Record summary
A computed fold for a 362-nucleotide RNA from uncultured Pseudodesulfovibrio sp., annotated as Bacterial RNase P class A. Its Rfam family is "Bacterial RNase P class A". Its family is annotated with ribonuclease P activity, tRNA processing and dimeric ribonuclease P complex in the Gene Ontology. It was read from a public genome assembly, where an Rfam model found it.

RNA sequence: GGAGCCGGACAGGCUGUCGCUGCGAUCAUUGAUCGGAGAGGAAAGUCCGGGCUCCGCAGGGCAUAACGCUGGGUAACGCCCAGGGGGAGUGAUCCCCGUCACGUGCAACAGAGAGCAGACCGCCUCCGGAGCGAUCCGGCGGUAAGGGUGAAAGGGUGGGGUAAGAGCCCACCGGCUGUCGCGGUGACGCGGCAGGCCAGGUGAACUCCGUUAGGAGCAAGACCAAAUAGGGUAGCGUUACGAGGUCGGCCCGACCCAGGCUACCGGGUAGGUUGCUUGAGGCGGCUGGUAACAGUCGCCCUAGAUGAAUGACAGCCGCCCCUUCGGGGGAACAGGACCCGGCUUAUCGGCCGACUCCAAAC
Numbered sequence: 001g002g003a004g005c006c007g008g009a010c011a012g013g014c015u016g017u018c019g020c021u022g023c024g025a026u027c028a029u030u031g032a033u034c035g036g037a038g039a040g041g042a043a044a045g046u047c048c049g050g051g052c053u054c055c056g057c058a059g060g061g062c063a064u065a066a067c068g069c070u071g072g073g074u075a076a077c078g079c080c081c082a083g084g085g086g087g088a089g090u091g092a093u094c095c096c097c098g099u100c101a102c103g104u105g106c107a108a109c110a111g112a113g114a115g116c117a118g119a120c121c122g123c124c125u126c127c128g129g130a131g132c133g134a135u136c137c138g139g140c141g142g143u144a145a146g147g148g149u150g151a152a153a154g155g156g157u158g159g160g161g162u163a164a165g166a167g168c169c170c171a172c173c174g175g176c177u178g179u180c181g182c183g184g185u186g187a188c189g190c191g192g193c194a195g196g197c198c199a200g201g202u203g204a205a206c207u208c209c210g211u212u213a214g215g216a217g218c219a220a221g222a223c224c225a226a227a228u229a230g231g232g233u234a235g236c237g238u239u240a241c242g243a244g245g246u247c248g249g250c251c252c253g254a255c256c257c258a259g260g261c262u263a264c265c266g267g268g269u270a271g272g273u274u275g276c277u278u279g280a281g282g283c284g285g286c287u288g289g290u291a292a293c294a295g296u297c298g299c300c301c302u303a304g305a306u307g308a309a310u311g312a313c314a315g316c317c318g319c320c321c322c323u324u325c326g327g328g329g330g331a332a333c334a335g336g337a338c339c340c341g342g343c344u345u346a347u348c349g350g351c352c353g354a355c356u357c358c359a360a361a362c
Base pairs, nucleotide, nucleotide: 001358002357003356004355006353007352008351010349012317013316014315015314016313017312018311020038021037023035024034025033026032027031040333044344045343047342048341049340050339051338052217053216054215055214059252060251061250062249064213065212066211067210068209069083070082071081072080073079084097085096086095087094088093098208103206104205105202106201120147121146122143123142124141126139127138128137129136130135155173156172157171158170159169160168174198175197176195177194178193179192180191181190182189183188221274222273223272224271231265232264233263234262235261236260244256245255246254281300282299283298284297285296286295287294288293319330320329321328322327
């Protein structure tokens, strides 16, 4: 100097004028004055997890759905941190994670054959034929070491053995199974011994295994006011063993109810207050921890709208690009609606830090 890989933060600031919205105080009435406040890193997707609210105590089971190596963090999670095993890359780094020798399914084309799967070329014994001979043709049989096809073809190298071969046998290596020892909380790792056991791939394929899950959701819910037709039809029922209800689907149990319940048609109202912003909150110091994070101390209060609030102008400064150094130009994705913790997606302009590889010079 170039190329890469990973992480973090910013997202303009200040002042003035006018305008908008809530809150607090005062005066007072439909407003006035003063004070202070006024969108995001994703507010987006509505994808996970909760807090909170309601349903009579939220039980047991089936079904369904989600997750899936181990340990830790957290209110919890499919999230985060740290490790383990496998794979890709020269590397920094990145990706994956229950089960395929339980069963079922799937894998184009090529190929003899894609799973207890196979004989195309080839090799060999025997039989028959041709030939002086080497050898060639055909047939029954044996073979899977050599060649070929393919992304992938019944472990690899070497030796023995055989008619020719083959874990058929042997040595070593690899995998697998069993067992023992050491280290580790654990996933696992390192070794010893034994066994020729060597029976492919695929799990966001079914199945199986383990864990988790009551439902609905702020348009939840609570209160006030007002209006109407406390209307009509049908079914079930009024002692209870029950109609009905406890609403994702089904079953059992438990309970409510003690007279209504369910379904349909028709009519009225849909206004106001609250929930509603002090929180698993933010910032900083210290302590513990590899870290995620936890504890403790101190400081701070940052939208609360509901027909849709922050916009306009001016000046200065900051960032980036160009420059004849006078100046000129640029800034994306995009805006709450009960509140948080995450994930995913969109994105301009640059900035900071760690690391890897290559080249050159000293």